[in-house]
Molecule: SAM riboswitch aptamer (S box leader)
RNA sequence: ACCUUAUCAAGAGUGAGGGAGGGACCGGCCCGUAGAUCUCACAGCAACCAGUCGUAAGACAUGGUGCUAAAUCCGGCGGUGACGAAAGAUGAGGC
Numbered sequence: 001a002c003c004u005u006a007u008c009a010a011g012a013g014u015g016a017g018g019g020a021g022g023g024a025c026c027g028g029c030c031c032g033u034a035g036a037u038c039u040c041a042c043a044g045c046a047a048c049c050a051g052u053c054g055u056a057a058g059a060c061a062u063g064g065u066g067c068u069a070a071a072u073c074c075g076g077c078g079g080u081g082a083c084g085a086a087a088g089a090u091g092a093g094g095c
Base pairs, nucleotide, nucleotide: 002094003093004092005091006090007089008088013042014041015040016039017038021031022030023029025076026075027074028073043068044067045066048064049063050062051060052059053058072087077084078083
C1' cells in the first nucleotide's frame, strides 16, 4: 500500500517555536499576520486494544493508539424525504 470489521451530530486548550497559507479531493462556506495549518511541552477528552477489578453487566484510566473550530464544516452519487452508498478519518485484526 491493500483486505476485513467497528465507530464518526457527544466531549476536550494553554504556553513556546515558527511565519503563510489551512480546513483530504472538487464546489461552497469558513479559519488565518489580532499569527492559523504545523512542531514541541504541559494539560485535557474519550474508552478502540492491552492491563487490573468483577460471575456478568460493567468499572478504572496504568500501558499502546486516537482526538481537543465548525456534524467527517456543508454539498458531491441514489432517494420526494427519512436515510443509504461512495470517499475519508481512527481503532482492531489480516496479508